RNAcentral holds the sequence, with entries from SILVA. Small-subunit ribosomal RNA from an uncultured Candidatus Saccharibacteria bacterium, 1447 nucleotides, folded computationally. It matches the Rfam family "Bacterial small subunit ribosomal RNA". Its family is annotated with ribosome and structural constituent of ribosome in the Gene Ontology. The prediction has a mean pLDDT of 83.
RNA sequence: AGAGUUUGAUCCUGGCUCAGGAUGAACGCUGGCGGCGUGCCUAAGACAUGCAAGUCGAGCGGGUUUAGACCCGCGGCAAACGGGUGAGUAAUACCCAGGAACGUACCUUUAGUUGAGCAUAACCCACCGAAAGGUGGAGCAAUUCUCAAUGUGAUCGCAAGAUUAAAGCAGCAAUGCGCUAAAGAAGCGGCCUGGGCACCAUCAGCUAGUUGGUAAGGUAAAAGCUUACCAAGGCUAUGACGGUUAGGGGCCCCGAGAGGGGAAACCUCCACACUGGAACUGAGACACGGUCCAGACUCCUACGGGAGGCAGCAGUUUGGAAUUUUGGACAAUGGGCGAAAGCCUGAUCCAGCGACGCCGCGUGGACGAUGAAGGUCUUCGGAUUGUAAAGUCCUUUUUUAUGGGAAGAAUAUUUUGACGGUACCAUAAGAAUAAGAGGUUGCUAACUCUGUGCCAGCAGCAGCGGUAAUACAGAGACCUCAAGCGUUAUCCGGAAUUAUUGGGCGUAAAGCGUGCCGACAGGUGGUUUUGUUAGCCAGUGGUGAAAUCUCCGAGCUCAACUCGGAAUCUGUCCAUUGGAACUGCAAAACUAGAGGAGCAAAGAGGAAGUUAGAACGAACGGUGUAGUAGUGAAAUGCGUUGAUAUCGUUCGGAAUACCAAUAGCGAAGGCAGACUUCUGGGUGCUACCUGACACUGCUAGGACGAAAGCGUGGGGAGCGAAGGGGAUUAGAUACCCCCGUAGUCCACGCUGUAAACGAUGUACAUUCGCUGCUAGGGAGUAUCGACCCUCUUUAGUAGCUAAGCUAACGCGUUAAAUGUACCGCCUGGGGAGUACGGUCGCAAGACUAAAACUCAAAGGAAUUGACGGGGACCCGCACAAGCGGUGGAGCAUGUGGUUUAAUUCGACGAUAAGCGAGGAACCUUACCAAGGCUUGACAUGUAGCUGCAAGAUCUAGAAAUAGAUCCGCCUUCGAGGGUGCUACACAGGUGCUGCACGGUUGUCGUCAGCUCGUGCCGUGAGGUGUUCACUUAAGUGUGAUAACGAGCGCAACCCCUAUCAUCAGUUACAAGUGUCUGAUGAAACUGCCGGCGUUUAAGCCGGAGGAAGGUGGGGAUGACGUCAAAUCAGCGUGGCUCUUACGCCUUGGGCGACACACGUGCUACAAUGGGAUAUUACAAAAGGACGCCAAGGAGUAAUCCGGAGCAAAUCCUCUAAACUAUCCCCCAGUUCGGAUUGAGGGCUGCAACUCGCCCUCAUGAAGCCGGAAUCGCUAGUAACCGUAGAUCAGCCUCGCUACGGUGAAUACGUUCUCGGGUUUUGUACACACCGCCCGUCAAGCCAUGGAAGUGGGUAGCGGAUGAAGCGUCCAUUUAUUUGGGCUCCAAUCCGAGACUCGUAACUGGGGCUAAGUCGUAACAAGGCAUCGGUAGCGGAAGCUGUCGAUG
Repeated sequence: AGAGUUUGAUCCUGGCUCAGGAUGAACGCUGGCGGCGUGCCUAAGACAUGCAAGUCGAGCGGGUUUAGACCCGCGGCAAACGGGUGAGUAAUACCCAGGAACGUACCUUUAGUUGAGCAUAACCCACCGAAAGGUGGAGCAAUUCUCAAUGUGAUCGCAAGAUUAAAGCAGCAAUGCGCUAAAGAAGCGGCCUGGGCACCAUCAGCUAGUUGGUAAGGUAAAAGCUUACCAAGGCUAUGACGGUUAGGGGCCCCGAGAGGGGAAACCUCCACACUGGAACUGAGACACGGUCCAGACUCCUACGGGAGGCAGCAGUUUGGAAUUUUGGACAAUGGGCGAAAGCCUGAUCCAGCGACGCCGCGUGGACGAUGAAGGUCUUCGGAUUGUAAAGUCCUUUUUUAUGGGAAGAAUAUUUUGACGGUACCAUAAGAAUAAGAGGUUGCUAACUCUGUGCCAGCAGCAGCGGUAAUACAGAGACCUCAAGCGUUAUCCGGAAUUAUUGGGCGUAAAGCGUGCCGACAGGUGGUUUUGUUAGCCAGUGGUGAAAUCUCCGAGCUCAACUCGGAAUCUGUCCAUUGGAACUGCAAAACUAGAGGAGCAAAGAGGAAGUUAGAACGAACGGUGUAGUAGUGAAAUGCGUUGAUAUCGUUCGGAAUACCAAUAGCGAAGGCAGACUUCUGGGUGCUACCUGACACUGCUAGGACGAAAGCGUGGGGAGCGAAGGGGAUUAGAUACCCCCGUAGUCCACGCUGUAAACGAUGUACAUUCGCUGCUAGGGAGUAUCGACCCUCUUUAGUAGCUAAGCUAACGCGUUAAAUGUACCGCCUGGGGAGUACGGUCGCAAGACUAAAACUCAAAGGAAUUGACGGGGACCCGCACAAGCGGUGGAGCAUGUGGUUUAAUUCGACGAUAAGCGAGGAACCUUACCAAGGCUUGACAUGUAGCUGCAAGAUCUAGAAAUAGAUCCGCCUUCGAGGGUGCUACACAGGUGCUGCACGGUUGUCGUCAGCUCGUGCCGUGAGGUGUUCACUUAAGUGUGAUAACGAGCGCAACCCCUAUCAUCAGUUACAAGUGUCUGAUGAAACUGCCGGCGUUUAAGCCGGAGGAAGGUGGGGAUGACGUCAAAUCAGCGUGGCUCUUACGCCUUGGGCGACACACGUGCUACAAUGGGAUAUUACAAAAGGACGCCAAGGAGUAAUCCGGAGCAAAUCCUCUAAACUAUCCCCCAGUUCGGAUUGAGGGCUGCAACUCGCCCUCAUGAAGCCGGAAUCGCUAGUAACCGUAGAUCAGCCUCGCUACGGUGAAUACGUUCUCGGGUUUUGUACACACCGCCCGUCAAGCCAUGGAAGUGGGUAGCGGAUGAAGCGUCCAUUUAUUUGGGCUCCAAUCCGAGACUCGUAACUGGGGCUAAGUCGUAACAAGGCAUCGGUAGCGGAAGCUGUCGAUG
């Protein structure tokens, strides 16, 4: 000192969270020792038991006793200290500084201390009571009490004078201790004053002893302290009164500091002592361990009555997450009493318990590699745990044992130590007795394996977990701290996140609607002089207790801890001396601020009145006839009772075209025909007057304030919420249309809000410029003069920019720059501008204004993409123009579905579906049924055994297989090779995951794009380059240009083909220069001409020449990337999984099923045709030895026989077919069409049943050109025609691939559909529009408002009753003795309200919750631009009217 988290990425704003420190702590796991501290924070709940305040015989009496001595009582002093607690108390408290009207036992000083008397307790006697206790009688003492004397003094009084005291005891004595009175210091206490001291204004008014005076009383003392009378004051926005919370301070924690938080221990003050009240005694109390009364509670009781008060020390119980021993001693320090010895002291000093905290120490040290074993991981090689262990040597802090042994003591000469035989010292033994906790995704130091599979779980925040989890759980390893470590709670910090130091307000939260009004409270204030000294500055003095903190030093072995000294204790307070710059105050002066005066001009500034024309509607009349109106298209509506249209007359209300503008005026809202009256403000010029008169301005006062809305009364043409109707639609409570009421208008009141916006408070000053416009002034030129023109200067209003500022956008003399003064406002999003309370309002509502709860974001600006029912440009068989099809029929084939034992699997919009498969009868085959095998059908290795393999025949069997027989390999005859068998490692899997992968492929798309280096711009993401103009098929090229270059793509290079040349020619050719085959080469480049283009370019158009002309035609070639696209079943492969089976073999079946749906094809529906016949015709390419197969022959044919030739330019497949010619058919379900079926044959093959192809004869179905829709194709193309090949025994091939033959039509063009490219714009999208997202309703949960009521609490008011007690009065008494009355008064009761807290039927909205319902309001022109205010309406988002904003 910062870090994580909003985004695809960026900058900013802004919250949340973390890392640090602390604690009287608690909890979890763990735990060796010592020192010093510390320990009921909750129930100021209740308390058993013991102790905590006594002492004095040198004040006195008595009792007991042999004595010592002890006990009871009177009396004195103490018990008001010490100890505890923090309930109450926001000021009778506390802190700091002062003050005057007081008291004070003990202490000191001075003076005195004479005489007399009356009682009484204990004790004794009697009695009452359970007890506590009490009553009566007799009798006695004092330092008890009373009276008298004296009066230094004291008090009162002007004085005279009056009043007022005492006690003795000890000692042989000296003397001492007392007593009385007065005076006194210190300390302590009482009282008063100033300043300081928490939150709430949703507490704004409070107060009758209240404020003051007079008199009296009262007190130790001032005082309304109390009473009577008089006056009506006193406090308050500088916060009274009320409410809530709370003991205050020194100090403690955090913080760089300013400051924030706290109030344990120690010190100090206050308050309290079961709750409430009261006084007595006393120097001192309204008294913790005293009294009286009332109340609650507990205990005892013989029921009559009594006793008690741990917030003293221990301890108990309860409460609670939680807080100790019913210990020792008065040895020390201190206190009380005493002359003293001494006694008492739970104050205190010690010990005990608790890791509660701080501090210190230890749990061993050195060497030790075979890098042991074990664990973990592994790429199987090894790595790591790890010098760690073992082992060898050493030490003894600690531990245990033994021996010695303090200081603390005041002491000197005797006595006295609880702690304690403690600290400490010495000796001995022996590594011996001693390590855990948390963490390991990032923040944040530290990583792997296994298990789990959005489960279980983790989590401070972000987040992790859906089969390869460094985030869960376990293990190993590692990291951090360490007798502790983590968690929880709380406080400060980080947080400049309340900002004085030290923040902001155009768009992020934030400028009040205006600031009009002046005089208000308040803050601030021009120039000069003088005075003053309040602020301010300086000096001195006092105070700010000690402890604490800091520094220095010292003592415990160190440290913690303790002691001494210094410094500090601020910006606190008081007193005093001095200063006079600044501020204030007082006085005097000035004119630059401000105001006034005179002159002048401009203006939709305001109010009232008068008036004008156009338009519109209505009424009446005329002309005139069938429509009109309205829309995307319609309909409702109006019209033959005459509309619309048109002409005339009359009436009515509202608004003012052109001028008109980024123009003008006003504080804002706002203001527009013209004229008249009244009236406000600003501006310019002059520099005449006043002389700081100024600025700002709240929660206080007044005023204004669009639209909508409200009240009363008018008015009502047009428009037009609501409402009605017509459309649209799935619906349409809307958008569109036809009507239409409030309203809009006027007058007088009310309301007081808007996106009331420049989203920008007011005022003043300073800071480069340019260009306009509006209103004035001045100057120049010119002129007789006035314009025009040019320059300049004020005021206003616009645009562009410099510096500067800003997160950026942008602002920029009209600041969002720089500086000053004052005001208002903000502090994460939602809840919410809501609830409650208050004020205002007729109401609607306005103003003021929270909390619970919930989220980790919400937000601003800009960037790159993607998208838009946004814009611009361009391209493509994309549309259009054409040709031919598909969709209808039959069949073939693929898919879905269904079926099945199985119908194996994969592929699913484009980019699956005649696809993998270029060939399923067995095999293939992966599927099903049945029968078999288990080191296996296949590979490698180890160990052992083995004369055995292969082949043939026979038997059983469906086969696999099993059995038998025959035959039978090399050799050096040891072994070995090979083979087989057994056992073990292992094989094997078309099992899963294409969302773990490689490789390959499809698609966008053969679209023209995709990037990089350096430089430059930007805080940055990014931009530039790659943009612009022209051009191209093309990011193709040219020119311009903060870019210059480069790469992958384009093009070219490659292959085929069209022309020619040369060479070579077998098997081609009768021959040959030709055809043909092969090789090599030439040719085409916008090269030439004209025009266009930019004068010059790239290029475009046309032409010439040429076989070919503008990439000649075709192919191969597929950028960065997208679709988690396809494939684990081509292959390879990680992980998982099966192992007498999910492996392997075999037979049979299935992949070929069939109500149906879809895709791709074939054949047709016929005459441009079909059939027959015919010779007459013309290819290219490919293949051939388990092959192609000629001639010839047989058969109707398929085919067979046959055998020539050919490993091929030689032979064969091999006759090409459409075409052409002739004849028949004559528009029919036909001489079209050929499905289906029957019969008979052929071929392949172990085998054609499921399930092959072909031939012949017979049979002769649907179908007469195909709905919505949809496909292909731009030239040798479409269309039509045949041929060949791969696979292959054969073939379901009508498929695919290749080959040639015949051979068209059309393209105006880019409006529209689809797809694509570039650019611009908007965006709330980024999983990127198949996006995002709003509201009602339904469900669950949570907190909260209202509420008939209901239950508490607090404080006061009015009344009643009124204990004890003080006072007073009366009576009484020796006696304030006793009794009674009265005033005051605690507690209690009654009454009505106030405030507040709970609870509640019911009810309101709100929040949250992967996959509910209805719609689609917003984001793109979001499909009706959105939003604000207001009003009405509607399931809901919302719609509509009116005014406003542009976000």